[in-house]
Context: one part of a larger RNA
RNA sequence: GAUAAACGCUGGCGGCGCACAUAAGACAUGCAAGUCGAACGGUUUAUAACAAUCGGCUUUAGUCGGCGGACUGGUGAGUAACGCGUAAGGAACCUACCUAUUAGAGGGGAACAACAAUGAGAAAUCAUUGCUAAUACCGCAUAUGCCAUAACUACCGCAUGGUAGAAGUGGGAAAGGAGUAAUCCGCUGAUAGAUGGCCUUGCGUCUGAUUAGUUAGUUGGUGGGGUAACGGCCUACCAAGACGACGAUCAGUAGCCGGACUGAGAGGUUGAACGGCCACAUUGGGACUGAGAUACGGCCCAGACUCCUACGGGAGGCAGCAGUCGGGAAUAUUGCGCAAUGGAGGAAACUCUGACGCAGUGACGCCGCGUGCAGGAAGAAGGUUUUCGGAUUGUAAACUGCUUUAGACAGGGAAGAGAAAGGACAGUACCUGUAGAAUAAGCUCCGGCUAACUACGUGCCAGCAGCCGCGGUAAUACGUAGGGAGCGAGCGUUAUCC
Numbered sequence: 001g002a003u004a005a006a007c008g009c010u011g012g013c014g015g016c017g018c019a020c021a022u023a024a025g026a027c028a029u030g031c032a033a034g035u036c037g038a039a040c041g042g043u044u045u046a047u048a049a050c051a052a053u054c055g056g057c058u059u060u061a062g063u064c065g066g067c068g069g070a071c072u073g074g075u076g077a078g079u080a081a082c083g084c085g086u087a088a089g090g091a092a093c094c095u096a097c098c099u100a101u102u103a104g105a106g107g108g109g110a111a112c113a114a115c116a117a118u119g120a121g122a123a124a125u126c127a128u129u130g131c132u133a134a135u136a137c138c139g140c141a142u143a144u145g146c147c148a149u150a151a152c153u154a155c156c157g158c159a160u161g162g163u164a165g166a167a168g169u170g171g172g173a174a175a176g177g178a179g180u181a182a183u184c185c186g187c188u189g190a191u192a193g194a195u196g197g198c199c200u201u202g203c204g205u206c207u208g209a210u211u212a213g214u215u216a217g218u219u220g221g222u223g224g225g226g227u228a229a230c231g232g233c234c235u236a237c238c239a240a241g242a243c244g245a246c247g248a249u250c251a252g253u254a255g256c257c258g259g260a261c262u263g264a265g266a267g268g269u270u271g272a273a274c275g276g277c278c279a280c281a282u283u284g285g286g287a288c289u290g291a292g293a294u295a296c297g298g299c300c301c302a303g304a305c306u307c308c309u310a311c312g313g314g315a316g317g318c319a320g321c322a323g324u325c326g327g328g329a330a331u332a333u334u335g336c337g338c339a340a341u342g343g344a345g346g347a348a349a350c351u352c353u354g355a356c357g358c359a360g361u362g363a364c365g366c367c368g369c370g371u372g373c374a375g376g377a378a379g380a381a382g383g384u385u386u387u388c389g390g391a392u393u394g395u396a397a398a399c400u401g402c403u404u405u406a407g408a409c410a411g412g413g414a415a416g417a418g419a420a421a422g423g424a425c426a427g428u429a430c431c432u433g434u435a436g437a438a439u440a441a442g443c444u445c446c447g448g449c450u451a452a453c454u455a456c457g458u459g460c461c462a463g464c465a466g467c468c469g470c471g472g473u474a475a476u477a478c479g480u481a482g483g484g485a486g487c488g489a490g491c492g493u494u495a496u497c498c
Base pairs, nucleotide, nucleotide: 001497002496003495005494006493007492008491009490012369013368014367015366016365017364018362019361020327025325026324027323029322030321031320034067035066036065074280075279076278083205084204085203086202087201088200089199090198093197094196098193099192100191101190102189103188104187106140108138109137115130116129117128118127119126120125146171147170148169149168152165153164154163155162156161176185177184178183206252207251208250213243214242215241218240219239220238221237222236223235224234225233255277256276257275258274259270260269261268262267282303283302284301285300286299305316306315307314308313333359335358336357337356341355342353343352344351345350372402373401374400375399382393383392384391385390406439408434409433410432411431412430416425442487443486444485445484446483447468448467449466453482454481455480456479457478463470464469
């Protein structure tokens, strides 16, 4: 000098930040991911019309369907690793929504929810029978381009090869909705882009040799499988390799970085907040769906724990936002709002959004402001001290005059919202007026280092102390008082780093 700090004493205001570092301990309660009726069969309500069995409009729970729940948000347990950083490569790859281009959408079929009926169960939920729709599901047709196989030709390269053209053979699509209509929103194949991802490699990335040898899918090859893709990624067989004092293996510790702190720099330390990447979601394992997950608020299995139970069986996962218990020296509200920014769905209106915007708590940090200003010597009283003359507190107070920042009261009152309307914050910021010095100073230190000294008490006691060291009867070093020094809404102490 610095801090995500804590403790002691003290404490007026504002702005901007920050706030469980410990138990990745356990969690009551509420909320944090939904949306679309312009995909669909239906349901309900209201209105109008009509009188028939209907049909239309509006609203809507649930089912079926689409998109989104892989983003956002949290945490740092694990990880010494292509995890991260940096620089390259992919002639070995994928990419929903979006953009551009191009070519299409023909004709059929079978069901299953919801619903109804019956039944089982304490519940969670389930079974049977029957009916029905679709942008749900399944065949067929068409498709130069696409996929598989591939003779051949041209050009090129970086080894396998790549690009363009390409005979032949085989394979593969589709869906409608709204509107009077125009048209709009969708659907299918292909190409290119953008975005996001995946894989490979060079270099860098803590400590220990009181860890010296390690390794059997291990290292390589061939065939096969698998993947979006290369690959012992997996498998069968074959070979015996591979790594290591340039530190393998083992053990310990640790998320990495942009950055932050310090320092003249070199360097050292660190990785809170903000941003990028990674990993994890009660512990361990597994896959499904999907463009994308091996999925925090999805599924299955096992373990521990908690809860419900009619004992037959079920339910749950705050390292989301608040909040509770526990642990701890120690860390906040079960707040307001979607007004802004951003996100999901929707044609839109809009709905959802503890992301976010705000407010609340905490001197935890940084910055700013205030606690008055001017005059005022009888140098008052009081205190302290004294050589008893005085000295000092000290222009300090009283007293006189002035001002009103912040605060109080009253009135007005925003920007933030692109054209009209629409503001959680908020009657906030800010402006004007009124009264009155009124409501606002402490903490540490005074032997030297180190700015600042006397008196009394104590008597190697009580105590102080960062180091040197003080204290045993005149202590500037202990305790108190007066005085002084430093900083100031803070001041000291402790801890850690330079």

This is a predicted structure of a 498-nucleotide part of an RNA (small-subunit ribosomal RNA, 5' domain) from an uncultured bacterium. Its mean pLDDT, the model's own confidence on a scale to 100, is 81. Rfam family: Bacterial small subunit ribosomal RNA. Gene Ontology terms of the family: ribosome and structural constituent of ribosome.